[in-house]
RNA sequence: AGGGGUAUAGCUCAAUAGGAAGAGUUUCGGUCUCCAAAACCGAAGGUUGUGGGUUCAAUUCCCUCUACCCCUG
Numbered sequence: 001a002g003g004g005g006u007a008u009a010g011c012u013c014a015a016u017a018g019g020a021a022g023a024g025u026u027u028c029g030g031u032c033u034c035c036a037a038a039a040c041c042g043a044a045g046g047u048u049g050u051g052g053g054u055u056c057a058a059u060u061c062c063c064u065c066u067a068c069c070c071c072u073g
Stems, first nucleotide, its partner, number of pairs: 001072007010025004019056001026044006049065001051063003
C1' cells in the first nucleotide's frame, strides 16, 4: 500500500434473503428452607461503534470514518 472479517444489554452471543431487538449469564425482589445453597417465578438492563444515504419501514442494503483481528507484498 492492497484485500477480507468483527463491532448488538455489565459479560458471552442470537436476530435465516428489510417489517422494528431476544437468550444465557449478571444484579435485585419473591417462593421454598431452621439458615443458606440449589431450583422455580418476576423485574432491571440497548440512541444495535460514528456520521450520512436509500426506503412507508434499516441490526439487516449503500457510502464515510473509528477500534480490533487476519491475509498478500

A computed fold for a 73-nucleotide RNA from Buchnera aphidicola (Tetraneura sorini), annotated as transfer RNA. The sequence is in RNAcentral, with records from ENA and MGnify. Lineage of the source: Bacteria > Pseudomonadota > Enterobacterales > Buchnera > Buchnera aphidicola. Its Rfam family is "tRNA". Rfam links the family to the GO term triplet codon-amino acid adaptor activity.